[in-house]
This is a predicted structure of an 86-nucleotide RNA (c-di-GMP-I-GGC riboswitch aptamer) from Filobacillus milosensis. Taxonomically the source falls in Filobacillus (Bacteria, Bacillati, Bacilli, Bacillaceae). The sequence was found by an Rfam model in a public genome assembly. The coordinates come from a structure-prediction model, not an experiment, and the mean pLDDT is 85.
RNA sequence: UUUGAAAAAGGCAAAGUUGUCGAAAGGCAGCGACGCAAAGCUACGGGUCUAAGGUACAUAGUACUACGAUCGCCGGGUUGCCAAAC
Numbered sequence: 001u002u003u004g005a006a007a008a009a010g011g012c013a014a015a016g017u018u019g020u021c022g023a024a025a026g027g028c029a030g031c032g033a034c035g036c037a038a039a040g041c042u043a044c045g046g047g048u049c050u051a052a053g054g055u056a057c058a059u060a061g062u063a064c065u066a067c068g069a070u071c072g073c074c075g076g077g078u079u080g081c082c083a084a085a086c
Stems, first nucleotide, its partner, number of pairs: 001085004011036002016031006034072001040078003044075003047070003053065005
C1' cells in the first nucleotide's frame, strides 16, 4: 500500500421485550442475537420515515412542508483493531 479466504485477540448488536424520553418518526438503558471488517465517528450529497409548529382547503379533517429522525439504505469525509499478500 492492497485485500478480508482462513485463523485469532477482542468489538458492535437486528427483530422481539422491559423501563424511560419524545407529538410522532425515533433516541437512551437492561435483556436478547439477525447479522456486521468499520454495524467506529460525521446528516456533507441522494434516498427513506415522521408532521409538533406552519401553510392551503374550509371546520370534519385532509393535503403540503424539516428546522425533526435514520450512518444497521447508498455514496462521500475522517479515525482505527487483527490477519494475509506485496